[in-house]
Context: one part of a larger RNA
RNA sequence: CUGGGCGUAAAGCGUGCGUAGGCGGAUUGUUAAGUUAGAGGUGAAAGCCCAGGGCUCAACCCUGGAAUUGCCUUUGAUACUGGCAGUCUCGAGAUCGGAAGAGGUGAGUGGAAUUCCUAGUGUAGCAGUGAAAUGCGUAGAUAUUAGGAGGAACAUCAGUGGCGAAGGCGGCUCACUGGCUGAAUACUGACGCUAAGGCGCGAAAGCGUGGGGAGCAAACAGGAUUAGAUACCCUGGUAGUCCACGCCCUAAACGAUGAGUGCUAGACGCCGGAUUUUUUCGGUAUCGCAGCUAACGCAUUAAGCACUCCGCCUGGGGGGUACGGUCGCAAGAUUAAAACUU
Numbered sequence: 001c002u003g004g005g006c007g008u009a010a011a012g013c014g015u016g017c018g019u020a021g022g023c024g025g026a027u028u029g030u031u032a033a034g035u036u037a038g039a040g041g042u043g044a045a046a047g048c049c050c051a052g053g054g055c056u057c058a059a060c061c062c063u064g065g066a067a068u069u070g071c072c073u074u075u076g077a078u079a080c081u082g083g084c085a086g087u088c089u090c091g092a093g094a095u096c097g098g099a100a101g102a103g104g105u106g107a108g109u110g111g112a113a114u115u116c117c118u119a120g121u122g123u124a125g126c127a128g129u130g131a132a133a134u135g136c137g138u139a140g141a142u143a144u145u146a147g148g149a150g151g152a153a154c155a156u157c158a159g160u161g162g163c164g165a166a167g168g169c170g171g172c173u174c175a176c177u178g179g180c181u182g183a184a185u186a187c188u189g190a191c192g193c194u195a196a197g198g199c200g201c202g203a204a205a206g207c208g209u210g211g212g213g214a215g216c217a218a219a220c221a222g223g224a225u226u227a228g229a230u231a232c233c234c235u236g237g238u239a240g241u242c243c244a245c246g247c248c249c250u251a252a253a254c255g256a257u258g259a260g261u262g263c264u265a266g267a268c269g270c271c272g273g274a275u276u277u278u279u280u281c282g283g284u285a286u287c288g289c290a291g292c293u294a295a296c297g298c299a300u301u302a303a304g305c306a307c308u309c310c311g312c313c314u315g316g317g318g319g320g321u322a323c324g325g326u327c328g329c330a331a332g333a334u335u336a337a338a339a340c341u342u
Base pairs, nucleotide, nucleotide: 003314004313005312006311007296008295012310014201015200016199017198021194022193023192025088026087027086028085029084030083031082033081034080035077036076037075038074039073040072041071042070049065050064051063052062053061054060091191092188093187094185095184098181103177104176105175106174107173108172109171110154115149116148117147118146119145120144121143125136126135162169163168206247207246208245209244210243211242215241216240220236221235222234223233258309259308260307261306262305263304266287267286269284270283271282272281273280274279291298292297315342316341317340324335325334326333327332
């Protein structure tokens, strides 16, 4: 390489859009490129293989055949694939009026709670723990009442509920906006699927500039614990967490399961429609037959039976490292070995 694989053994890119490429619905005609049949040419000789023959045999040598699975030319065939021309509607899209939704962006706004400030009442404790201490408090704390400031998060509803490609999304209102979906249709007529490069998005942490800072809290300080305690526990506490703009581009980015299409028993639910009174469509969860699987388990939301396209794997360590390239302000990311060892 081939082969065999990719839920858990090595292996599905974090996720989408999309270029080239690959693959592609029904039907008619045409063409004859692929395909296929015949013929001709060529495919040097030697060698290999087969049949004879010659050295006493053999190695070796000689003769003939076969083979050289290929390429070219030519004459046919036309089922399939392709090209060209036409037709079609089931794929795909479009139109119409509906439905649900924490889908996205921006603006405004609400109440509970924590903290702080001011004032009143009030007096000796509060806080914290396994137990304590550090800490706060007679300069009046904690508690309680009233008023004010500010930031962040949105209890109940809330649900193996919903939406989104993924990351993710949850108070309320408004504006703008994306997608999905049921039904109907007299429209377009294969316009489709996948997708190397490429281009977007991408939790948290981190970075740059400027704001903001209530609570929480890496680092740090103190108190405990302990043989020690650079920890677990406690009291504090700065980056950060929040906002705007710009970077970073990684996660057990997980369903550890790529995308699309067709086919293959059922059962009970949930969500959203349609039709209407038990059916049907889309989504979602649990169980379960056939089948699959090393087993666990999966099982119409497949890990079943098939097809198309992409990505990836090839013993462990060295190592997702070094060097080089690309990207980045940096942190680093990405691409990615070998010696050696076992």
This is a predicted structure of a 342-nucleotide part of an RNA (small-subunit ribosomal RNA, central domain) from an uncultured bacterium. The RNAcentral record of the full RNA draws on ENA and SILVA.